[in-house]
Molecule: c-di-AMP riboswitch aptamer (ydaO/yuaA leader)
Organism: Ammoniphilus sp. CFH 90114
RNA sequence: AUUGCAGAUCGGCCAAAUCCCAGGGCACCUGGGAACGGAGGACCCAAUUAAGUGGGGUUAAUUCUACUUCGGUAGAAGGGAUGAGAAAGCUUCUUCGCCAUCCUACCCGUCAGCUAACUUCGUCGGCUAAAGCGAGGGAGGUC
Numbered sequence: 001a002u003u004g005c006a007g008a009u010c011g012g013c014c015a016a017a018u019c020c021c022a023g024g025g026c027a028c029c030u031g032g033g034a035a036c037g038g039a040g041g042a043c044c045c046a047a048u049u050a051a052g053u054g055g056g057g058u059u060a061a062u063u064c065u066a067c068u069u070c071g072g073u074a075g076a077a078g079g080g081a082u083g084a085g086a087a088a089g090c091u092u093c094u095u096c097g098c099c100a101u102c103c104u105a106c107c108c109g110u111c112a113g114c115u116a117a118c119u120u121c122g123u124c125g126g127c128u129a130a131a132g133c134g135a136g137g138g139a140g141g142u143c
Stems, first nucleotide, its partner, number of pairs: 011128004018034007035123006045113001054111001055108004062077006079103005090140009
């Protein structure tokens, strides 16, 4: 110096899932606040005679086709995420196009349309391998 594996730190990514204060048995727990996210819940509007093959909610994550040992497998469409750092380019945020890679799992329990006031719940978990091109816009800075 290179390659592989494991760990840690810094940085970075998905997600609402972060920050501050106090206490504790301190990699975590409890309470409070802020911020972010979800649910329930009037008038009006909508819907309105059937429904058990119930119905509904969170999430980007649904639908269709073929196969199946009925556990699933593969594909397509739809929707979503990432594409860093260094160097160069003043800094930073963001949009579009193409390309590449990747993508669900749960919950309520017969019950909920929208919904002001109001009520209420969550702040988990996972990853760090790899890493492109082009065209615009906003803000700031400098000349």